Predicted 3D model of a 73-nucleotide RNA (transfer RNA) from a Pseudomonadota bacterium.
[in-house]
RNA sequence: UGUGACAUAGCUCAGUUGGUAGAGCGACCCCUUCAUACGGGGUAGGUCACAGGUUCGAACCCUGUUGUCACAA
Repeated sequence: UGUGACAUAGCUCAGUUGGUAGAGCGACCCCUUCAUACGGGGUAGGUCACAGGUUCGAACCCUGUUGUCACAA
């Protein structure tokens, strides 16, 4: 320098053909216990990396930028 992949909750990751953003773990609250742990129920937490475009509608499609990784030189 070029090519490709990836970027979604505090962490690890789903999200199919464009149509209301989710799971597990963690945090907080409640139940249970003499108490703790285990177990059960609930709540909060997101500009879907950033900017533009297409579309009635974008996490998803297109373009550019940034970061990480891999490969080539």

The coordinates come from a structure-prediction model, not an experiment, and the mean pLDDT is 81.
The RNAcentral record of the sequence draws on ENA.
It matches the Rfam family "tRNA". By type it is a transfer RNA. Rfam describes the family as follows. Transfer RNA (tRNA) molecules are approximately 80 nucleotides in length.
The same sequence occurs in records of 2 taxa.